Molecule: Bacterial RNase P class A
Organism: Rhizobacter sp. Root404
């Protein structure tokens, strides 16, 4: 140099000037919705996406219901040891398989417990004994024999076919073993809680309630009314995100590693139809046009590569919704360490 393998980062930076949204502080006073609790609305200060926030694939916190303990069934997970809250996740090893090689895949217990499959070819494909050749004992039938035809019972041989032929495969087909798993899933749940309806109890009320008319007395009209208690809905509040399986650093300690511990530091988005944006300028960086010094090749017209300049334009995949640890999957473009291979020079 050039191919390639493992492994990590990064995800445009700064300024300005306008939003949007957690919170703290000040004000406690106004208006706006709302029955009410609440909510919104003002000024300042501060925080405000992601490596995957994605699929929702597996594991857990966390919360409700269920549950004496055993034993059927249901799933799943499978080499051997270790990490961890836990996992089907991760470490690190042994075997297979691929690749010159770094290194990658890998559902890798068990097939004398039992069932179950296996194209095509083959007499015969999973457990039955067939098919052909052949020796040997007996036998039927035909024949005067000589001998011919068929069947039965051992025994030997297998040409040939095929991945495999009384001997094996295949558990990624059923099943065995061993370990694991109760079911739902923040629209879980838990608090306050209206209006109507409806329920339950008290009281009044055809001796006339409520209502209504210019209304204590009168009249009108005829069957309700008031009270209070319990559920439930809407609607609010919590759960929810300042204190935990948390972050970041230490060339600390332990180990080959997942990973443990010690110390120091630091609190890092949280809405409830969903905030995290737009613009403007500089710089950086990809593409594409034009322009062009030099530089190879070529007589030459010209190609190709490439400093610089000018203009346009682009910046991926995608976006938290209860939270944590994984997997998977998608992501323009760039950096950076380890190593393997070949080719070259010393």
């Nucleotide at each position: 140099g050039a191919a390639g393998u493992g492994g990590g980062c990064c995800a445009g930076a700064c300024c300005g000037c306008c939003g949007c949204u957690g919170g703290u502080g000040c004000g406690a006073g106004g208006c706006c919705u709302g029955a009410a609790a609440g909510g919104g609305u003002g000024c300042a200060c501060u925080g405000g996406a992601g490596g995957a926030a994605g699929g929702u694939c597996c594991g857990g916190a966390c919360u409700g219901c269920a549950c004496a303990g055993g034993g059927c069934g249901g799933c799943g997970u499978a080499g051997c040891a270790g990490c961890u809250a836990a996992c089907g996740g991760c470490u690190g090893u042994c075997c297979a398989c691929c690749g010159u090689g770094a290194g990658g895949u890998g559902a890798g217990g068990a097939u004398c417990a039992g069932a179950g499959c296996a194209a095509c070819a083959g007499a015969g494909a999973c457990g039955a004994g067939u098919c052909g050749g052949u020796c040997g004992g007996g036998u039927g039938c035909c024949g005067c024999a000589a001998g011919g035809c068929g069947g039965u019972c051992g025994g030997c041989c297998g040409g040939g076919u095929g991945a495999a032929a009384c001997g094996g495969g295949c558990a990624a087909u059923c099943u065995c073993u061993a370990c694991g798993c109760g079911c739902a899933g923040c629209a879980a749940c838990a608090c306050c809680a209206a209006a109507u309806a409806g329920g339950c109890c008290g009281g009044c009320g055809a001796u006339g309630a409520u209502g209504u008319g210019g209304c204590u007395c009168c009249g009108c009209g005829g069957a309700g009314c008031c009270g209070g208690c319990g559920g439930g809905u809407a609607g609010g509040u919590g759960g929810c995100a300042u204190c935990g399986a948390g972050c970041c650093g230490u060339c600390g300690c332990a180990g080959c590693g997942a990973u443990g511990c010690a110390c120091g530091g630091c609190c890092c988005a949280g809405a409830g139809g969903a905030a995290u944006g737009g613009c403007g300028g500089u710089c950086a960086c990809g593409g594409c046009c034009g322009g062009g010094a030099c530089g190879u090749c070529g007589c030459a017209a010209g190609a190709c590569g490439c400093a610089c300049c000018g203009g346009c334009u682009g910046c991926a995949c995608a976006g938290a919704a209860u939270c944590c640890g994984g997997c998977c999957u998608a992501u323009c473009g760039g950096c950076c360490c380890g190593c393997u291979u070949c080719a070259c020079a010393c």